[in-house]
Context: one part of a larger RNA
Molecule: large-subunit ribosomal RNA, domain IV
Organism: groundwater metagenome
RNA sequence: UUCGUGGUUAAGGAACUCGGCAAAAAAGCGGCCGUAACUUAGGUAUAUGGCCUGCCCCGAUGUUGAGUCGGGGCCGCAGCGAAAGAUUCCCUGGCGACUGUUUAUCAAAAACACAGCUCCCUGCUAACUCGUAAGAGGAUGUAUAGGGGGUGACGCCUGACCUAUGCGAGAAGGUUAACGGUGGAGGUGAUAUUUCUAGCAAUAGAGGUAUUGCUGAUGCCCGAAGCCCUCGUCAAUGUCAGCGAUAACUAUAAUCGUUCUAAGGUAGCGUAAUUCCUUGUCUGGUAAGUUCAGACGUGCACGAAAGGCGUAACGACUGGGGAACUGUCUCAACCACGAGCUCG
Numbered sequence: 001u002u003c004g005u006g007g008u009u010a011a012g013g014a015a016c017u018c019g020g021c022a023a024a025a026a027a028g029c030g031g032c033c034g035u036a037a038c039u040u041a042g043g044u045a046u047a048u049g050g051c052c053u054g055c056c057c058c059g060a061u062g063u064u065g066a067g068u069c070g071g072g073g074c075c076g077c078a079g080c081g082a083a084a085g086a087u088u089c090c091c092u093g094g095c096g097a098c099u100g101u102u103u104a105u106c107a108a109a110a111a112c113a114c115a116g117c118u119c120c121c122u123g124c125u126a127a128c129u130c131g132u133a134a135g136a137g138g139a140u141g142u143a144u145a146g147g148g149g150g151u152g153a154c155g156c157c158u159g160a161c162c163u164a165u166g167c168g169a170g171a172a173g174g175u176u177a178a179c180g181g182u183g184g185a186g187g188u189g190a191u192a193u194u195u196c197u198a199g200c201a202a203u204a205g206a207g208g209u210a211u212u213g214c215u216g217a218u219g220c221c222c223g224a225a226g227c228c229c230u231c232g233u234c235a236a237u238g239u240c241a242g243c244g245a246u247a248a249c250u251a252u253a254a255u256c257g258u259u260c261u262a263a264g265g266u267a268g269c270g271u272a273a274u275u276c277c278u279u280g281u282c283u284g285g286u287a288a289g290u291u292c293a294g295a296c297g298u299g300c301a302c303g304a305a306a307g308g309c310g311u312a313a314c315g316a317c318u319g320g321g322g323a324a325c326u327g328u329c330u331c332a333a334c335c336a337c338g339a340g341c342u343c344g
Base pairs, nucleotide, nucleotide: 001340002339003338004337005336006335007334008333009332011330012329015328020325030052031051032050033049038043040153054074055073056072057071058070059069060068061067075079088323089322090321091320092319093318094317095315096314100112101111116151117150118149119148120147121146122145128137129136130135154310155309156308157307159240160239161238164237165236166233167232168231169230170229173228174227175226180221181220182219186215187214188213189212190211191210192209193208194207195206196205197204198203241259242258243257244256245255268302269299280296281295282294283293284292
């Protein structure tokens, strides 16, 4: 001199800071009293808050045991006289009901799971999964069972649309494969016969006709599922409009017209974990509030099981405010121990 660990601090008391992070503090699951909103009536709750606690003597009670109650006295700043252990509290939002689970080694959460709800499949040699198979699990189970998808306690609810896609059912018609059938262009071989060319001839080459063997293109007939088609189905994948006009101030539009659509977003909520404009506007809180709470609604781009809206309890979750408390800070100072560096 720097750092680490621990301790103390005038006045103030969060002015620090993204944020009371860290630290501090009262309290300390002992006794008595007492305890709000809300609530699923269980809770919340040790809510919050107040008082007491030592030692000596006496009396009462007690199985003269532990103890409990009453009276008197004594000391201290302090009586669970504190070594360990051992809740700070309140008000109000968001999210998730809850206990639980998770990224071993940067994320513990609002993510996952969950009970509950719902849909689909499965009649048993079940569906489904593993395996080439044998076989095994499912299950020594049998639809109050098993498998799969979604949602996620509870309360109130869960709107419209089947056009597209998926799935289920259907079978009249259209389309449609291989196989099978028919057909035979063409290729090629055999036998018989014949024509032409070359040659004196033997023979060679080219071609025709008849019979026959092998092969065989295009085409035609038959031909299932599927697809086209017809219905159903949204707690299946999904989707849920625009323009113009109108009331005796103005504004607005219960109302009307029109276009398109499968149908045009219902209840509820709403500047939201969603709102760009935006620090929207109003009210509250502060001396002063881009955050916060309550409203409003013009929802860029909420919305009903990718659930909607509430909700007591719960949360090492997250936002805002307050009490207490403090070296977090104004603004730093000092002490103890330890480590490093420098100097001696």